Molecule: small-subunit ribosomal RNA
Organism: metagenome
């Protein structure tokens, strides 16, 4: 760095998903070891048993309870002596720290930077100056009472470094008052003067008792640490939260802090915050940093550090340097525990634990040995801080699970038909090595010192203890059976996990068969799954692999770096203008922004660089660079702000011209329609696709004359004009806005843009009052329909006008914000100016169209009227539904409108362009497609094929392009059905083994036969071993018309004898494609010519094969016969000339001519010629379509059946019959029937054949057997025609069906079920409804003939010749096809897509009477504890006054007042829960109904 996924393909837009890295995880499957590291997160700031987590001082006091020892007395369990320990008071210090957790908290909470001239701050350290005199008290202790406990009271009596009076007080502190500096201030700093009020403690060494050392103490000053407290700037969502506030904003006076201050409180002011988001609601400790990213960013705030907050919930204070105090108190509540019922006790968010709850997080360990704390002079206590171990793969790092060697490429596996391949040097096996692992064994480092002790130096004293500094000695290890090392054994103890369709490295077989299942996405799975499951094998990581959840990332998918808005999501409907934002040219200031030196901070620790330490590495030590940020200072001044003077080009103003459907009001007009009068007139009018309702003899429609309304203003009119934009259309006048263009004067940047804000704003709707002609929702009616609540018509009401308000939206569009500037060009066109004598034309401004260059752009397309290039500003978008909904708010009289979600659900929606297909789109062209014409079919009978239906079975397929088809011959067979009766290695083939000689023929039995079983007869080569050929038996197999034509081959039809369908290269498009194959002519034809970014080229088309038409040449027998001879006869002799057979040739090319076309292809006519523009016909079927047909021609995968689904047989079906329906035959008759006569042909067949003459028979045919393997002999008389005659329009002398009887051939066999003859019967039928079929010349129509199947059996099949027309103006229309072109929401491709209601199932939402919960206000009751005030009831050691009683000050208690939590009551608000019933949405399998929309989608 991508990559998959909308499409038939393509480009874009756009979402969804993948690969990456991360984790305090969890889960599943597996697990050897070591090292560093983390480990109640989201649940539960839920609740906790039980033990520890903060004491310590006797060098501050009175004093010694307990206990241990040792003694004494004796009355052996008391008492007292000494000795030791030393508990619990009273002091002091600490307990505000360490140690947890993150509820709360949007806040000066944190972070950064600042103030503090407004503070305080014990222990510590510097320095200053002091420690001096007195007094009551009280605990503990004793004793006594209450109590179940907790504890509590009474009364003696005691000490202090507890309290407390006096003294002194350098400085300090308070009042007054002077100077000085410094100032915004009486604010501080200094330096005088009066006054005033305030301190203390001792202990413990050492003494020569004189004192001195060290500790404490008290005062002030300075330090350092720590801490309050103000400020700037910083970093969370929501406007569906716009207002919000009485101590609120200020001021004075008081009070109160350690300090400023509404912190508190009386007055007095009305003011203070807020779109640069106040208030309010949710959320949440911040921070250093983690992780992620190329960065910028984005998440997050675990461990480790820095701040805050909170300690069962709520409220208070007290003590104190420090707190409103996690292991303190006081009261309130809930909660748990004792209880003797009267009371009482507690708070693990300390470190183990333990419940419970969840996916889910550990020992009730061990030490004070090290580092830090606490107290104390020190020893030392204490210390779940802290060091360690211990569970846990939870991470990160590091190692092992062996290594060399080893082809017979072992055996097993899997795969392949085999051959083989692979697993694989992989195993075995042979040699080594011992990391790791089991014993053992010694053994560093963490340990510095402390007391004390040795000694060495200092400073000080009169002297010593002591005091500083030094150097040497000098106790102490939880961890620990420790790291590291040595020895010993021994390949010994150690490999899993996901994954192999694409993305994504890695594939085979089995089994399943839309089933069981996967699946991140796109998918996979309906009998050949590389996708499930399993094996093998292969890929990936590896003590771990997968999943699953969460971040970032990729995502440029919120875009500052780094996006967009004509059409994909997105320009406000349109203007005016506030706040903001931006702003012309020139000068001089000023420095706020910006640049730049300097310098403070930005903690440490993380991260990066380097360099060490643990074997290495995580880890961890030491350096250094960064910490892009904030502060304070120096400089610079181009920009940017700012002041000030200037300017004149932006804008703008006035004078003096233009053009206009801009706007408002009056007034006027004329054509039209309808209505009304009246005249003339008569039967219809109106309407439509077609018609009816309608209207008209009560006189309409027409038509003429007159009168009335209301409305809109033809022609002119024009991508012409005006306006911001809706939008503005007869014409005068009046009022009035705004635009352009010349000149030059004057202001002097006065300007752009515009969040909210006003105002404007089509139709339709609304409200009042008017009008009211045509028009015309709703409504009726009437067609149309399968219905037709539409489309089409006859009526019509509301509305449409008008005046006044309201609504405020539209595809409100150029689906294009507004300004300014700049960037080729060419034609129009409006309105101006100027040049030009004018016309032409040129300039040039302002608007309004088209083309088009550059660029833009996914493309279409834009292109000075930009969607180019730039600036300024504003509005808007972020995947589709759900939803423009729901809900709250706000506007409206209502309809509505603004604002504007989620849950849920899909994997797309979507733009543009491409090739198709397709349109009840155009457009050109063809075809027996219509027209034209001649003959059918559809009526009838029969024939045959199907459907039905029947049936034991009517065997199967085919069903547009099936259906006289497969079948070019179902009586038996065929035959595949169906009933019955057989066999089972078989009816057939191969192969192996044994046993046998046959098999067949002839001929008995039995049986419907198959088939059994008798009789006769009967192989072949041999080296004699056998072998060949057959039967038998077995065994592998054989058979199968059983299934799948949607597993296939092949072959065939359709579209179509339709002209069309592709390539290469080149060009052209970002590509899908496209050119070419498109145009203009022309052809039957992509036939051919020209043109042309295309040149060629294949497959189709034409040619080339055959048949026929005309010669030519060579051959003449079985063919011919002109001349010669000859015969009943080309019969024979001759003959090659014809014909005519058969091989070769040759002939036709638009080759000439004339005409038209473009000088071209080619087309029309003509000559010539047997034949003319493809001469006729035939073979021959491009790419491709239809999962078209056939597994039953054959062939074959897979499947299924094996004493049957194989095989044989007899018999029966495939011929059945109420009935539909293609196909034919015969007909309906006179252009004909019948009878006689007589004439002319191709093309075929023939030996199990064709079969002459010749005889029989009415005949069908027998009898017989000449001739011929056929240009020779036969089938074989061709028939229509053509002479004749007869029938005369009738169901006939048309027409034959049916029936009867009699026969004849085939064939073991004609009953079911065959053709064919005679005779006799004589049905429907008199040219056939709607539809519909064939054909364009040797055809159509009509005529016979042959053949091939076959034993026999044709009105069909394929073929052959005879006679032998009629039409065709034409391309409007049906049908089919070709090209071009358009639409398009189709691509399984119009038998396409798709919409909405009903019905059912699920989801989640919404509204809801209602219920139950949290949480905030607001008024108001009550009011703990408390502190603060007042008070003067009771009590009262220390001072004071007094001799004393007594009083005084003070203080305790008592009351009582402000505030005061928690409760209550009242309201009202914000949010859950759950609901009776309503709503509407999404999603479901192939459900009802119609068929709106995609094509002109059938009414755009």
């Nucleotide at each position: 760095a991508g990559a998959g996924u909308u499409u038939g393909a393509u480009c874009c837009u756009g979402g969804c998903u993948c690969a990456g890295a991360a984790c305090g995880a969890a889960c599943g499957c597996u697990g050897g070891c070591g090292g560093c590291g983390c480990g109640u997160u989201u649940u539960u700031a839920a609740g906790c048993a039980u033990g520890c987590a903060a004491g310590u001082c006797g060098a501050a006091c009175g004093g010694g309870a307990u206990c241990c020892a040792g003694g004494u007395g004796c009355g052996u369990g008391c008492a007292c002596c000494u000795g030791g320990u030393g508990a619990g008071a009273u002091g002091g210090c600490g307990a505000a720290c360490g140690g947890g957790u993150g509820a709360g908290u949007a806040a000066c909470a944190c972070g950064u930077a600042g103030g503090u001239a407004a503070u305080c701050u014990a222990c510590c350290c510097c320095c200053u100056g002091g420690u001096c005199u007195g007094g009551g008290a009280u605990a503990g202790c004793a004793u006594a009472u209450g109590g179940a406990a907790a504890c509590a009271u009474g009364u003696g009596g005691u000490a202090a470094u507890a309290c407390u009076g006096g003294a002194u007080g350098a400085g300090g502190c308070c009042u007054u008052u002077g100077g000085a500096a410094u100032c915004a201030a009486u604010u501080u700093u200094u330096u005088g003067a009066a006054g005033g009020a305030g301190a203390a403690a001792g202990g413990c060494g050492c003494u020569u008792u004189g004192g001195u050392g060290c500790u404490g103490c008290c005062u002030g000053g300075g330090g350092a640490u720590g801490a309050g407290c103000c400020u700037g700037c910083g970093g969370c969502u929501c406007a569906u939260u716009a207002g919000u506030u009485a101590g609120u904003a200020g001021g004075u006076g008081g009070g109160g802090u350690a300090a400023c201050g509404g912190c508190c409180u009386a007055c007095c002011u009305a003011g203070a915050c807020g779109a640069u988001g106040a208030u309010g609601a949710g959320u949440a400790g911040c921070c250093g940093g983690c992780c992620u990213g190329a960065g910028a960013g984005g998440g997050u705030g675990a461990c480790c550090g820095g701040c805050c907050a909170c300690a069962c919930u709520g409220g208070g204070a007290c003590u104190g340097a420090g707190a409103c105090a996690c292991g303190g108190c006081c009261c309130a509540g809930a909660c748990u525990c004792c209880u003797a019922c009267g009371g009482g006790a507690g708070g693990c968010a300390g470190c183990a634990g333990c419940u419970a709850a969840g996916a889910a997080u550990c020992u009730u360990c061990c030490g004070c040995a090290a580092u830090g704390g606490g107290c104390g002079a020190a020893a030392g206590c204490c210390u779940g801080a802290c060091g360690g171990a211990g569970c846990g793969a939870c991470g990160c790092c590091g190692c092992g699970u062996g290594a060399a060697u080893g082809a017979a490429g072992a055996a097993g596996g899997c795969c392949g038909u085999g051959a083989g391949g692979u697993u694989g040097u992989a195993a075995a096996g042979c040699u080594c090595u011992u990391u790791u692992c089991u014993c053992u064994g010694g053994g560093a480092g963490g340990a510095a010192u402390a007391a004390g002790g040795u000694u060495c130096g200092g400073a000080g004293u009169g002297a010593c203890u002591g005091c500083c500094g030094g150097a040497c000695c000098g106790a102490u290890g939880a961890c620990g059976u420790u790291a590291a090392c040595a020895g010993a054994g021994g390949a010994a103890u150690a490999a899993g996990c996901c994954c192999c369709g694409g993305c994504u490295a890695a594939u085979u077989a089995c089994g399943u068969g839309c089933c069981a299942g996967c699946a991140g996405c796109c998918g996979c799975g309906g009998u050949a799954a590389c996708a499930c499951g399993u094996a093998a094998g292969g890929g990936g990581c590896a003590a771990g692999c997968g999943u699953u959840g969460u971040u970032c990332g990729g995502a440029a998918u919120u875009a500052u770096u780094g996006g967009g808005c004509g059409u994909a999501a997105a320009g406000g409907g349109c203007g005016c203008g506030u706040a903001g934002g931006c702003g012309g040219u020139a000068g001089c200031g000023c420095a706020a922004g910006u640049c730049u030196g300097g310098u403070g901070u930005a903690a440490a620790a993380u991260a990066c660089c380097c360099c060490g330490g643990c074997u290495c590495a995580a880890c961890u030590g030491g350096g250094g660079a960064a910490c892009u940020g904030c502060g304070c200072u120096g400089g610079a001044a181009a920009c940017u702000g700012u002041g000030c003077u200037a300017c004149u080009u932006g804008a703008g103003u006035a004078u003096a011209g233009g053009a206009g459907g801009g706007g408002g009001a009056a007034u006027u007009g004329g054509a039209a329609u309808u209505c009304c009068u009246g005249g003339u007139g008569u039967a219809g009018g109106g309407g439509u696709g077609a018609a009816a309702u309608c209207u008209g003899u009560a006189g309409a429609u027409a038509u003429c004359a007159g009168g009335a309304a209301g409305a809109a203003c033809a022609c002119c009119u024009g991508u012409g004009g005006c306006g911001a934009a809706g939008g503005c259309g007869a014409a005068u006048u009046c009022c009035u806005g705004g635009c352009c263009a010349u000149a030059a004067a004057c202001u002097g940047a006065c300007g752009c843009u515009g969040a909210g804000g006003c105002g404007c704003g089509a139709a339709a709707g609304c409200g009042u009052g008017g009008g009211g002609a045509g028009c015309g929702a709703a409504c009726a009616g009437g067609a149309u329909u399968a219905g037709a609540u539409a489309c089409c018509c006859u009526g019509g009401u509301a509305g449409u006008c008008c005046a006044c308000g309201c609504u405020g939206u539209a595809a409100a569009c150029g689906a294009u914000g507004u300004g300014c500037a700049c960037u080729a060009g060419g034609u129009g066109u409006u309105g101006g100016u100027g040049a030009g004598u004018g016309a032409a034309u040129c300039a040039u401004c302002a608007g309004u169209g088209c083309c088009g260059a550059a660029g833009c752009a996914a493309a279409c397309g834009u292109g000075g009227u930009a969607a180019g290039u730039g600036c300024a500003c504003c509005g808007c978008c972020u995947g589709g539904g759900g939803a423009g909904u729901a809900u709250g708010c706000u506007c409206g009289c209502a309809a509505g409108g603004g604002u504007g979600a989620a849950a849920c659900u899909c994997a797309a929606a979507g733009g543009a362009a491409u090739u198709g297909a397709c349109g009840g789109g155009g457009g050109c062209c063809c075809g027996c497609a219509c027209a034209a014409g001649c003959g059918g079919u559809g009526g009838a009978g029969c024939a045959u094929g199907u459907g039905g239906u029947u049936u034991a079975a009517u065997u199967c397929g085919a069903u547009a392009u099936a259906c006289g088809c497969g079948a070019g011959a179902a009586a038996c067979c065929u035959u595949a059905c169906c009933a019955g009766g057989g066999c089972u290695u078989g009816a057939c083939a191969u192969a192996u083994a044994c046993g046998u000689g046959a098999c067949g023929a002839c001929u008995g039995u039995a049986g419907a036969g198959a088939u059994a079983u008798g009789g006769u007869u009967u192989c072949c080569c041999u080296u004699c071993g056998g072998g060949g050929c057959g039967c038998g038996u077995a065994u592998a197999c054989a058979g199968g018309u059983g299934c799948u034509g949607c597993a296939u081959g092949g072959c065939u039809g359709u579209c179509g004898u339709c002209a069309g369908c592709u390539c290469g290269u080149g060009c052209u498009g970002u590509g899908a494609a496209g050119u070419g194959u498109u145009g203009g002519g022309u052809u039957a034809a992509g036939u051919c010519c020209c043109g042309c970014a295309a040149c060629g080229a294949g497959c189709g088309c034409a040619a080339c094969c055959c048949c026929u038409g005309c010669u030519g040449u060579c051959a003449g027998u079985u063919g011919c016969c002109a001349g010669c001879a000859u015969u009943a006869a080309g019969u024979u002799g001759g003959g090659g000339a014809c014909u005519c057979u058969g091989a070769c040739g040759g002939u036709a090319c638009u080759g000439c001519c004339g005409g038209u076309g473009a000088c071209a292809a080619a087309c029309c006519g003509g000559a010539g010629g047997a034949a003319g523009g493809u001469g006729g016909g035939g073979a021959c079927g491009a790419c491709g379509u239809c999962a078209a047909g056939u597994c039953a021609u054959c062939a074959u995968g897979g499947c299924c059946c094996u004493u049957a689904u194989g095989u044989c047989c007899u018999g029966g079906g495939c011929u059945a019959c109420a009935c539909a329906c293609g196909u034919g035959c015969u007909a309906c008759a006179a252009u004909g029937g019948u009878u006689g006569g007589u004439a002319c042909a191709g093309a075929g067949c023939g030996a199990c054949g064709c079969g002459a003459g010749a005889c029989c028979g009415c005949g069908a045919g027998g009898u017989g057997g000449a001739g011929c393997a056929a240009a020779u002999c036969g089938c074989a008389g061709a028939a229509a025609g053509c002479c004749a005659a007869u029938c005369u329009c009738a169901g006939u002398a048309c027409a034959g069906a049916u029936u009867g009887a009699a026969g004849u051939c085939u064939g073991a066999a004609a009953c079911u079920c065959g053709a064919c003859u005679u005779c006799a019967u004589g049905a429907a039928g008199g040219u056939g409804g709607a539809a519909u079929c064939g054909c364009u010349a040797g055809u159509a129509a009509u005529c016979g003939c042959g053949c091939a199947u076959c034993a026999g059996c044709a009105u069909g099949g394929c073929g052959c010749g005879g006679u032998g027309a009629a039409u065709a103006c034409g391309u409007u229309c049906c049908c089919g096809g070709g090209c071009c072109u358009u639409g398009u929401a189709c691509a399984c491709a119009c038998c396409g897509c798709c919409c909405g209601u009903c019905a059912c199932a699920c989801c989640a939402u919404c509204c809801g009477a209602g219920u139950u919960g949290g949480g905030g206000g607001u008024a108001c009751c009550c009011g703990a504890a408390g502190u603060c005030g007042c008070u003067a009831g009771u009590c009262u050691a220390a001072c004071c006054u007094g001799c004393a009683a007594a009083g005084g000050a003070g203080g305790a208690c008592g009351g009582u007042g402000c505030c005061g939590a928690a409760g209550g009551u009242a309201u009202g608000c914000c949010u859950g829960g759950u609901a009776a019933g309503g709503a509407g949405g999404g999603u479901g399998a192939a459900g009802u109904c119609g068929u709106a929309a995609c094509a002109a989608g059938g009414u755009a």